About this RNA: This is a predicted structure of a 519-nucleotide part of an RNA (small-subunit ribosomal RNA, 5' domain) from an uncultured bacterium. It matches the Rfam family "Bacterial small subunit ribosomal RNA". Its family is annotated with structural constituent of ribosome and ribosome in the Gene Ontology. Its mean pLDDT, the model's own confidence on a scale to 100, is 84.
Context: one part of a larger RNA
Parts: sequence; structure tokens; C1' cells
RNA sequence: GGAUGAACGCUGGCGGCGUGCUUAACACAUGCAAGUCGAACGAGAAUCAGUGGAUUGAGGAUUCGUCCAAAUGAAACUGAGGAAAGUGGCGGACGGGUGAGUAACGCGUGAGCAAUCUGCCUUGGAGUGGGGAAUAACGGCUGGAAACAGCCGCUAAUACCGCAUGAUACAGUUGGGAGGCAUCUCUCUGACUGUCAAAGAUUUAUCGCUCUGAGAUGAGCUCGCGUCUGAUUAGCUAGUUGGCGGGGUAACGGCCCACCAAGGCAGCGAUCAGUAGCCGGCCUGAGAGGGUGAACGGCCACAUUGGGACUGAGACACGGCCCAAACUCCUACGGGAGGCAGCAGUGGGGAAUAUUGCACAAUGGGGGAAACCCUGAUGCAGCGACGCCGCGUGAGUGAAGAAGUAUUUCGGUACGUAAAGCUCUAUCAGCAGGGAAGAAAAUGACGGUACCUGACUAAGAAGCCCCGGCUAACUACGUGCCAGCAGCCGCGGUAAUACGUAGGGGGCAAGCGUUAUCC
Repeated sequence: GGAUGAACGCUGGCGGCGUGCUUAACACAUGCAAGUCGAACGAGAAUCAGUGGAUUGAGGAUUCGUCCAAAUGAAACUGAGGAAAGUGGCGGACGGGUGAGUAACGCGUGAGCAAUCUGCCUUGGAGUGGGGAAUAACGGCUGGAAACAGCCGCUAAUACCGCAUGAUACAGUUGGGAGGCAUCUCUCUGACUGUCAAAGAUUUAUCGCUCUGAGAUGAGCUCGCGUCUGAUUAGCUAGUUGGCGGGGUAACGGCCCACCAAGGCAGCGAUCAGUAGCCGGCCUGAGAGGGUGAACGGCCACAUUGGGACUGAGACACGGCCCAAACUCCUACGGGAGGCAGCAGUGGGGAAUAUUGCACAAUGGGGGAAACCCUGAUGCAGCGACGCCGCGUGAGUGAAGAAGUAUUUCGGUACGUAAAGCUCUAUCAGCAGGGAAGAAAAUGACGGUACCUGACUAAGAAGCCCCGGCUAACUACGUGCCAGCAGCCGCGGUAAUACGUAGGGGGCAAGCGUUAUCC
């Protein structure tokens, strides 16, 4: 000098674009953050309409017993309606957060899978026949404070289970050909045997369902190389290293198991200890390099702590389940409920970091045939000079060199064209009028915003640090090795350009200085 997710002190006009818990992966009140489909299914509340006519009975008549009766409109039935809940499907594995752990095939880069899977999507081939038994909801009963649970009974489906058919699928036997990388791979829709499927809905346009080939996308696994510090850590290892056989997996493999062998790693640093998410990048530097990993993008890991599996194409699953632990809450003491490292917000910690905002209008995501619903992703707004950039705080003229202040050798000198005065202008702010693009036909949170026009007043808008040398900028007074300053050298003990104040000056400027850290 440059830089920062900065903080602190003084000061503070406007706008645009960014950015904002670096500390306690500390604890969390409250609200929201993942639903959707009635065109899969049964059942169906409120409400409305119709039929119906219970009840009350205005009024009238009366022989006072009652009769007629407008109006009111209950139950029940039918139709519309479609809330809440339930079965079922798809999605809750994405999106969002954090960096605790991890020195590792975790990441980066380059290869490999002849050892693999892949819902939705695209594109081919083939099919969609015929049956069955249940179960929630619901009703009844029971237990419990609750959370919830049990028993009996009824019912539907694209829920569940058989049967048929079936191959280019799978398994076995077998023949030919081609190729390779050892195990092998591909092919002749070779041949034979065995096995396995389905679901319907509708507004008749379609949307689905089953098997299978290919693609795309996503994922899994393996390997080469690279990836911090310490030797005041020198030996480490028993499923350890390899084999054979099995189990398991989508798949290879000590991944797991039985048996057998005794191996494997290490001074080219094993093991141990410390530290740390990695990268694209970012900062600096002429470069080489050094530092760093906030925001944005890719990968990984985690979701109170530890463990486990279930479902599923995909999880060992942040807002799913089970167990254990700590903590918090409810309780009728028997037992239950919870998980902000989602968005806001609270307490705490800290030098320090924001609103319990608006909208799904756009972009994207989930569901749906669609209408649409959901979306704290996202788009916006709010707060903070936290950063970068832009603009303004006026322009011209004006010597009686005014007043004032400081200084003085008392003559003057400086502030100084500075002010006042005169003549202008209106960027920003304020006032009024108009008023977008962003949206394909409709639909705009932002927002009466950006922007444009008009009138209006120099009015509403300048500070901070420094002035001994380095280093641009000097005098006076006060103080008297005191009070104090200080990045280094060093100033201060009676004439201090170095302390404090004032005048003047220098630098930067809505900032300026200090501190911390990196080059």
C1' cells in the first nucleotide's frame, strides 16, 4: 500500500447493487416452513330445495262444549351439496440449514465396472382374461386423567391374494459363430424344459396398469496421482494379510462366517497425538508463491447424544418409526409429550451480526386430466454507512480588504472573495400531477415504486484525523520529567512547532481514525 462477513470512537444528507451470529453443533415460548389427488374407493356433517305435516295457533264464528282457520313449519323420505376424518396413489430421499465429526477414495483430477441399480421422463415390442378372501372408515361395547388401546359386527377399491396366458425376461440343459481382459462378453429374436403379470377411471378427448428392450437422468463401487503439523510419537496389526468354501448385497470384496496358511504396513514416516469439512474460487503479489475457504456454485458429513432397522426406485430418513441417555413439559402418579444446525423470533454467550413483514405476480418444485391447492424455495419489502459505486451539501460576482477572532516589533499581518450584498440555478430532499416494463389471453406482492412533468425555497444536508523527523501541514498561551504523548526514533525538569487549549494550516471526505487478521 491492498484486503476484511469485521468491531470500537467521533460524525452522519440521498440513491443503486450487494451483504449481515466468524462466539454456545448452547437452550428454546409462539406462528408458519409438505402436501396433494373425489377423474382410485367406501361413507358422508353443515347448508339448500322438494314431498311431508307434528307443534304453536293470529283472526273469525260460537249453543261457551267447541268449530273454521291464515301463519309457523318438527320427525321422516328424496335430490343437490360437499366440510372433517378414513382406505389407496404419488410426493414427504427434492428444496432449505449447519460444519460438529472426518487427514479419509472425504475432496480434487484422471481412468475403470467383462462386478452394478435407476421411480417419474423419452422411444420401441407385447398384453390388460377370469376369480377370491379380507380390512379401515362406520356402528356397538369396554378400558384409560390423557396419549391412546382392545373386543364384536358391516363394507369398498387402482389396497391384498390365487388362477389362466406369456417372451427378446429369469434359471437349467445344449449347438454354431465372433471377440476379449484371467474369471468371461456378444451374437444366431438357435433348440428344449421350467418359472413369473396386470386395474381400472372418466365429461369418451384421454389418463392409467403389467412384462420387456433401448435411451436419458440420478446413484453405487474400484483404482492411479495430489491433499496440514509434530520423531520431545518408531514400531503397528489378530478378521489382522492371503487362500478355499459358503452367507449376504443391486453389485465386487474379510463385508460376514467356518476351515487353512502366516502373513500385511513402516524411516519414500506406519502407528499415535494435534489441527481441519474439501474444491471452483477469494485476498495479495510483476510473477513464482503465501494466506484463506463468508456470500455464489459443486461434492461430502450431520440433524439433542448414541444405536437400530422398517417402508421405498431411492433413506438407515432435519419437521418418519423403535430402543437407550441427558434435558424440558403434562399428569388423576398408573403413564404420556417434545427436538428451530428451516423462516421469523426469545434467552444466553459475545467486541459483534437484522423483521415474530408482504406475495405466490414472476422463476422453480410437489400433487392433480384440469381448474387449482401447497411452497419462510423464491420474488420483494423492513433494519444496519457493513462494503462497493454514484450524487449532493450550491454557482457567478463581490475590497469599505467590514465586524469578529488570533497574533503583533502596535505600524501591521492572517482567516479573506471568505462573509454580507447583488445576479442566477434546482441535482438530492420536500409538494403537486401523470405513471410503467417485468405478463404469451387473463393474473403484479414489489407499488402509486422506477421514471416523466410542473411549481417552490439557497433553503433541509460536513465531519474526522493529523501538523518534531519518517510524512503533506506553525504560531500563541497554559503546564514545568508534573499532567500527559508515543507506530519507530523519542518529547515534557520555565521561552515545548512533540503534552493541553486556541488561531492558522495539511490530508481524506459521508465518512474519518483506531484495533484485529492476511499478503